RNAcentral holds the sequence, with entries from ENA. Predicted 3D model of a 341-nucleotide RNA (Bacterial RNase P class A) from a Gaiellaceae bacterium. Rfam family: Bacterial RNase P class A. By type it is a ribozyme. Rfam's curators write: Ribonuclease P (RNase P) is a ubiquitous endoribonuclease, found in archaea, bacteria and eukarya as well as chloroplasts and mitochondria. Its mean pLDDT, the model's own confidence on a scale to 100, is 77. A source record names the gene rnpB.

RNA sequence: GUGCAGGCCGGGUGACCGCGGGCUGCUCCACCGAGAGAUCGGUGGGAGCUCGAGGAAAGUCCGGACACCACAGGGCAGGACGCUGGGGCAUACCCAGGCGGCGAAAGCCGACGGAAAGUGGAACAGAAAGGAGACCGCCGGCCAAGGGAAACCGCGGUCGGUAAGGGUGAAACGGUGGGGUAAGAGCCCACCAGCGGCCGUGGUGACACGGCCGGCUAGCCAAACCCCGUCCGGUGCAAGGUGAAGCAGGCUCCGUUGACGCGGCCCGCCGAGGAGCCGGGUACACCGCACAGAGAGAUGGUCACCCUCGACAGAAUCCGGCUUACAGGCCUGCUACCGAA
Numbered sequence: 001g002u003g004c005a006g007g008c009c010g011g012g013u014g015a016c017c018g019c020g021g022g023c024u025g026c027u028c029c030a031c032c033g034a035g036a037g038a039u040c041g042g043u044g045g046g047a048g049c050u051c052g053a054g055g056a057a058a059g060u061c062c063g064g065a066c067a068c069c070a071c072a073g074g075g076c077a078g079g080a081c082g083c084u085g086g087g088g089c090a091u092a093c094c095c096a097g098g099c100g101g102c103g104a105a106a107g108c109c110g111a112c113g114g115a116a117a118g119u120g121g122a123a124c125a126g127a128a129a130g131g132a133g134a135c136c137g138c139c140g141g142c143c144a145a146g147g148g149a150a151a152c153c154g155c156g157g158u159c160g161g162u163a164a165g166g167g168u169g170a171a172a173c174g175g176u177g178g179g180g181u182a183a184g185a186g187c188c189c190a191c192c193a194g195c196g197g198c199c200g201u202g203g204u205g206a207c208a209c210g211g212c213c214g215g216c217u218a219g220c221c222a223a224a225c226c227c228c229g230u231c232c233g234g235u236g237c238a239a240g241g242u243g244a245a246g247c248a249g250g251c252u253c254c255g256u257u258g259a260c261g262c263g264g265c266c267c268g269c270c271g272a273g274g275a276g277c278c279g280g281g282u283a284c285a286c287c288g289c290a291c292a293g294a295g296a297g298a299u300g301g302u303c304a305c306c307c308u309c310g311a312c313a314g315a316a317u318c319c320g321g322c323u324u325a326c327a328g329g330c331c332u333g334c335u336a337c338c339g340a341a
Base pairs, nucleotide, nucleotide: 003334004333005332006331007330008329009328011306012305013304014303015302016301017300019052020051021050022049023048024047028045029044030043031042032041033040034039054312058323059322061321062320063319064318065317066236067235068234069233078232079231080230081229082228083097084096085095086094087093098112099110100109101108102107113227114226118225119224120221121220135166136165137162138161139160140159141158142157143156146153147152174192175191176190177189178188179187193217195214196213197212198211199210200209201208202207240287241286242285243284249278250277251276252275253274254273261269262268307310
């Protein structure tokens, strides 16, 4: 010098000014209420003290708390997830491992059940894209221009066989070798690869290794439909809750034999409604609501000095994750190479 993994920081210090929340209450100011007054209480301002965005506050993609609605139980539809073990309230999260792929390595990536149930798909190219396929080629039969003394050869055509070879493609129905054949072919054989079944050993397990047997081969896509397994009720703090003017409502009682009202009582006056209780509930207020936090609105600015010259970006019920964006810097461990000793 290179690459990989993990963790951390996200300009610093000081002064002044400003914004939002909380507390204090000595002193000061204004207003309101009570009181004869002294004074007391409340509100606001000022003052003092203190707190005030992030690693992602973001996307709102998962999961949960919380709240309301619904709910005997079950099912359909729909959705999410899908290797193993553990953690975690839970998740599409975390840790460790297995398997597959990539890399020289450190290491990275993987929705990683089923394509040997069914349906479907595969651009372009290619004859053919799946129990397929004959374009060129190879081989055989027949016809046959023509050649040849004849045997025979045979342009071309036609009917078949053939998946060895060529060609197309991301992909063409195991590979190599031998036998076999008219030519060929797992048609047969040996070895290898792969698949299925059984057994053994190791491992908690996914799985790994080994042995035997089988048919000779079964291609790809399920973040295509689908099948299998597990799980899932809906709506989100503008959820929701408490108090409650006004208006309207219900019940009871009193009242033209005078209620209520007229200063507390009586007389008197007046002349038609009055009083109490109840439930629902609007404005409004409060809670929900937070060691930033409301009104969906605050969390900043200027100057000086310093440095590596400063990115992405800002809460709105809360919490745990994931994903995405990010100038620059620091620390730790590791990989390969070079140099020096």